The RNA shown here (small-subunit ribosomal RNA) has 1473 nucleotides and comes from an uncultured bacterium. The RNAcentral record of the sequence draws on ENA, Greengenes and SILVA. Rfam family: Bacterial small subunit ribosomal RNA. Its mean pLDDT, the model's own confidence on a scale to 100, is 86.
[in-house]
RNA sequence: GACGAACGCUGGCGGCGUGCCUAAUACAUGCAAGUCGAGCGGGCACCGAGUGGGCAACCAGUUGGUGUCAGCGGCGGACGGGUGAGUAACACGUGGAUAACCUGCCUGUCAGACGGGAAUAACGCCUGGAAACGGGUGCUAAAGCCGGAUAGGGCAAUGGGUACGCAUGUACCUGUUGGGAAAGUGCGCGGAGAGCGCAGCUGACAGAGGGGUCCGCGGCGCAUUAGCUAGUUGGCGGGGUAAGGGCCCACCAAGGCGACGAUGCGUAGCCGGCCUGAGAGGGUGGACGGCCACACUGGGACUGAGAGACGGCCCAGACUCCUACGGGAGGCAGCAGUAGGGAAUCUUCCGCAAUGGGCGCAAGCCUGACGGAGCGACGCCGCGUGAGCGAAGAAGGCCUUCGGGCUGUAAAGCUCAGUCACCCGGGACGAGCGAGCGGGGGAGGGAAUGCCCCUGCGGAGACGGUACCGGGGGAGGAAGCCCCGGCAAACUACGUGCCAGCAGCCGCGGUAAUACGUAGGGGGCGAGCGUUGUCCGGAAUCACUGGGCGUAAAGCGUGCGUAGGCGGUGAGGUAAGUCUGAGGUGAAAGGCCGGGGCUCAACCCUGGGAAUGCCUUGGAAACUGCCUGACUUGAGUGCUGGAGAGGCAAGGGGAAUUCCACGUGUAGCGGUGAAAUGCGUAGAUAUGUGGAGGAAUACCAGUGGCGAAGGCGCCUUGCUGGACAGUGACUGACGCUGAGGCACGAAAGCGUGGGGAGCAAACAGGAUUAGAUACCCUGGUAGUCCACGCCGUAAACGAUGAGUGCUAGGUGUUGGGGGGUAGUCCUCCCAGUGCCGAAGGAAACCCAAUAAGCACUCCGCCUGGGGAGUACGGUCGCAAGACUGAAACUCAAAGGAAUUGACGGGGGCCCGCACAAGCAGUGGAGCAUGUGGUUUAAUUCGAAGCAACGCGAAGAACCUUACCAGGGCUUGACAUCCCUCUGACGGCGUUAGAGAUAGCGCUUCCCUUCGGGGCAGAGGAGACAGGUGGUGCAUGGUUGUCGUCAGCUCGUGUCGUGAGAUGUUGGGUUAAGUCCCGCAACGAGCGCAACCCUUGACCUGUGUUACCAGCGCGAGAGGGGCGGGGACUCACAGGUGACUGCCGGCGCAAGUCGGAGGAAGGUGGGGAUGACGUCAAAUCAUCAUGCCCCUUAUGUCCUGGGCUACACACGUGCUACAAUGGGCGGUACAACGGGAAGCGAGACCGCGAGGUGGAGCGAACCCCUGAAAGCCGUUCCCAGUUCGGAUUGCAGGCUGCAACUCGCCUGCAUGAAGCCGGAAUUGCUAGUAAUCGCGGAUCAGCAUGCCGCGGUGAAUCCGUUCCCGGGCCUUGUACACACCGCCCGUCACACCACGAGAGUCGGCAACACCCGAAGUCGGUGAGGCAACCCGAGAGGGGGCCAGCCGCCGAAGGUGGGGCUGAUGAUUGGGGUG
Repeated sequence: GACGAACGCUGGCGGCGUGCCUAAUACAUGCAAGUCGAGCGGGCACCGAGUGGGCAACCAGUUGGUGUCAGCGGCGGACGGGUGAGUAACACGUGGAUAACCUGCCUGUCAGACGGGAAUAACGCCUGGAAACGGGUGCUAAAGCCGGAUAGGGCAAUGGGUACGCAUGUACCUGUUGGGAAAGUGCGCGGAGAGCGCAGCUGACAGAGGGGUCCGCGGCGCAUUAGCUAGUUGGCGGGGUAAGGGCCCACCAAGGCGACGAUGCGUAGCCGGCCUGAGAGGGUGGACGGCCACACUGGGACUGAGAGACGGCCCAGACUCCUACGGGAGGCAGCAGUAGGGAAUCUUCCGCAAUGGGCGCAAGCCUGACGGAGCGACGCCGCGUGAGCGAAGAAGGCCUUCGGGCUGUAAAGCUCAGUCACCCGGGACGAGCGAGCGGGGGAGGGAAUGCCCCUGCGGAGACGGUACCGGGGGAGGAAGCCCCGGCAAACUACGUGCCAGCAGCCGCGGUAAUACGUAGGGGGCGAGCGUUGUCCGGAAUCACUGGGCGUAAAGCGUGCGUAGGCGGUGAGGUAAGUCUGAGGUGAAAGGCCGGGGCUCAACCCUGGGAAUGCCUUGGAAACUGCCUGACUUGAGUGCUGGAGAGGCAAGGGGAAUUCCACGUGUAGCGGUGAAAUGCGUAGAUAUGUGGAGGAAUACCAGUGGCGAAGGCGCCUUGCUGGACAGUGACUGACGCUGAGGCACGAAAGCGUGGGGAGCAAACAGGAUUAGAUACCCUGGUAGUCCACGCCGUAAACGAUGAGUGCUAGGUGUUGGGGGGUAGUCCUCCCAGUGCCGAAGGAAACCCAAUAAGCACUCCGCCUGGGGAGUACGGUCGCAAGACUGAAACUCAAAGGAAUUGACGGGGGCCCGCACAAGCAGUGGAGCAUGUGGUUUAAUUCGAAGCAACGCGAAGAACCUUACCAGGGCUUGACAUCCCUCUGACGGCGUUAGAGAUAGCGCUUCCCUUCGGGGCAGAGGAGACAGGUGGUGCAUGGUUGUCGUCAGCUCGUGUCGUGAGAUGUUGGGUUAAGUCCCGCAACGAGCGCAACCCUUGACCUGUGUUACCAGCGCGAGAGGGGCGGGGACUCACAGGUGACUGCCGGCGCAAGUCGGAGGAAGGUGGGGAUGACGUCAAAUCAUCAUGCCCCUUAUGUCCUGGGCUACACACGUGCUACAAUGGGCGGUACAACGGGAAGCGAGACCGCGAGGUGGAGCGAACCCCUGAAAGCCGUUCCCAGUUCGGAUUGCAGGCUGCAACUCGCCUGCAUGAAGCCGGAAUUGCUAGUAAUCGCGGAUCAGCAUGCCGCGGUGAAUCCGUUCCCGGGCCUUGUACACACCGCCCGUCACACCACGAGAGUCGGCAACACCCGAAGUCGGUGAGGCAACCCGAGAGGGGGCCAGCCGCCGAAGGUGGGGCUGAUGAUUGGGGUG
């Protein structure tokens, strides 16, 4: 895009089309084929005429007319209408043939129609039957039937002749013989006859139209259907037919068809056309048209011009109906209609008015053909559901950043036009004819009727009072459906929370969903819109146009070769292919173009063009084919020569392993990562000599050689295949490929017989391991070897079929040859074999004269993954199995190449207290502290490997506090706004209470222009406050971590189809992507470094509260205390200094090593400083914040409790276990800091904590402030101690409203565990570790924690193999939430489809035999019979028929097979979860 559609929601009108796709299932009822009296005789009814009887009524009979009924007869029921079952076929299409045929009615031409005969329906009578339907007898007519006559140019037989043809033969002319017609009927004119006319009749020829038969070509699937065929193929002769023919029969011959697909099976009516497509093509065959086939199923003939007959006949079968049970009737796939089936398909309508058909002279009759109407949005087309104006824009709804925005000129409102529908009125075209009547004309004819033509009148409309036209009223009656994540046009809100659901593919939904549902809004189409189904397109995704096969699916393992396909050079001929002209055909309809008719369109009419095809015929000769003759370059042969693991057979050799024998010799050997099993004192291994046997052939040996491939490797001999070079003698296209076919074909395996040294599946043992049916070890059997025969596979690989030609080079190598040269050298050619590489190709990788390039020829193969190389079938095989080779089902991928990462028990290079080397620890003890767990009313919350755990917390008794219990408050403890009242609020006292709170008493505002204002409190209403409630996976900010690691990027350029690469890689160097060199890169940014702070030396300036060298004073204290000084220390501020600068070695350089100088040397030490990013890392409880949630509570206040619990577990610490120590006494030296609600001196009291007291100090001034380890002296003597200090008791101190839960400190007493710590594990490279004390923050009080400070002050670093982490390069990858990845198989469970299966039940088509209806044909025909003949007749003859017999023969029966379907206990694998 399309549809004969269906389904869902919706539905105003009209036109034109269209409507059982399924059960070719069964059918009630009605209708669908009759007509003719101008062929014939009757019956009945009516009318008339006349006759007889009779007065008449009336009766009998004759005759005419009209109507009707059946019958005889004629024509038509073979057309029209339906359906698509069957059919793979000359059924259809197309083009031919018929010299092999037929043809009623119609047209034309010629001739004719003479004269006779016999019957029979109807009817009457008798009679059978329920009926259907008959039987007998008697009568009768014809255009019914039958003889006879005549008849040619017809037919048959047989002569003669002419002209032709593709064979048989055909056409025509002309003899002879034979047999063969008819209805002279009906009607009209006419008085009648005659005559004429019309309609019929007969013979013959011709035409038109219709058919029969035959042939070429064309159009389905399966080869898992490969062979089929007995009337089969042909012949001779016959039969039969309208006609050829094996159509049928007898006889003879043995043929015919098939890979160019026979046969079988499945499916199917074919075509014009229709749908789609750019076309080629693909799909389809409904309506309309042509052909075919069928008519309940099967068979058969009759009649006829025509039938093997839809509404005829006979028979058989199934089914239905009637029946008196004897027997009968029926066939909607005609139009309606019914049931059934189904997702689904209409009215039991009107009319013959038109068109067409049958009959008829005609009028006319018949016509479910047809013309119309009805039903269905089933399709196409047209129209409407209103139009204009109308706000910076109502209400409502939705959203919102709260400003507004959207719906939206949309509505309302105002003004209009009236389409469709509705009402009223008017109102068609389609009708042209014909008979008849009137008029006119014409051919023929003697004339008239008649016949033909023109014209007037004239009846007849189903549709239908419809189309159309006019009038009327009023916006009045008329809009939905789908969609809005991408594809693909259209976005927000709410609800929901991997639920409910959506989904064509990808995929949405797990608390902010443009994807679900709803709403608002939007997009699309519109009386429709979506969905489903089907077909084509996109799909170059079966590739003819127009694809591929190295790695994506795809080259047969290799060769030989049949058919077939393709084929070199020059010439002559031919004309099959090819090209071209002409003719015929290609029906109509449809499609296209033009014109026209319905108001337009759909639709319809008309003209044109087109119709790729087929046939006939004329021509051309380049190419292909064919024929002829020629050529040598393709191919082959000969001759010469050399190379080679080419093949087969026979013979021979040496090395080595093993075994045997003997000798020497002694305790081990062997084996491994380490071992053990094993061998060995019965003498192994080792070693020597001799022997046996089998297998394989070291070195040479080489991207060397040979072979078609598999493959081939010691030497010799024989036989044998192929290739190459040279030569150019010979043949003369002999060629290439190759479906089938045949042959070869590694290893393993199989059969028979040998052989068996080594090796070695299976197997055994030993190890390894969680296990180890493995890897390793010790053994070891098939096998490996030989002969013969099978198998026929492989990553049989170059994953690359064969052949030919062409298309830059360079370099190596094998074989042969030519040329040059002094040369072992150079150069050229051919054949082979490698590497690199240009053009070109390729998705890339790569290929590149050995193509995967450019072309041609032929073969094989591919068409998403899995299922599956499976199943079934077939072929082969001894078996194993091989070859051929599906489907159901299932998935939205499977795959290739390359890229960036990440990863690797891959590689290279290099770092880091990473290891190593060391020192001190942790892990054990007690305690402190944090955490888990448990407990609890609550033990608030967070942090979770490193990177949570002395963490948030730099300090939980109340407070803090977020938790729990209880007691209170509800605009609130806190902010803003409004109203009323008050003048306060607050403070002090007091009462109740656990307190919050409440009551009482006392005290008490500011400014003012006197209006009021400010401020505060109380009360009230509502907006709101409040939340440490949730979400760190909605966020900001902040932080941790990799990691102070050296990396991370960009611009431009270049390369690549692209991802991306390059730069940033490489060679060096560095702490460093630090620098240098090189380089298709050149630069740049964030990082590194430096700039900053601090510390280390010196200088300058300044000099108190710090300092004191020199000068002076002072002395009681021997203190810079004082005068003073500005030197020193120190403080503060500024500066100098270090840059690989200098020297030497190395190096291209960068740099590095060493040295000098220097306080300091190669970033001097330390700090601050943390790139792009990773971990959905941490934090909603610092803060901020979206959304959600609570609102007399999840807010807020208070008291008490809890966060301090304790059977345990872990982390981090402190103190120890002691003598490098503990106790006691004496004594020395710091730094950083802090201090006013503070630090607090001297003095006094206390054993002490501390108290009293208060000097000084807002601090280089005073205080904290005695530093401690150390040093000197003394004691202890290795002990659970004079170590260790937990725990506990008592007594105290301090802070604080308050130390019970639950603070710190002191004294006395108590004196626990612990004697150096398992596995494991941490820190540290120098002023570091270790050790010692001091200060500070927080803080009323409360550090073993934290942040700082100084004192004393080590050991070790060979080195980078290993562990951990990291950087760069490289490699592999099936990983990319990235190895904590991915992923395989069994097992268990559920579901699904399939195979096998003892079988079972069906279907289909054949075959053999039996039976055998109807019927044709044949035979017989003694029975029956009018026509003709003989006969006067009787009778006979001829002929016909019944009956009987026979052949064939449908259905049926029996039998064994074939194909196919369904099903089956059980079973097998497969798929999905």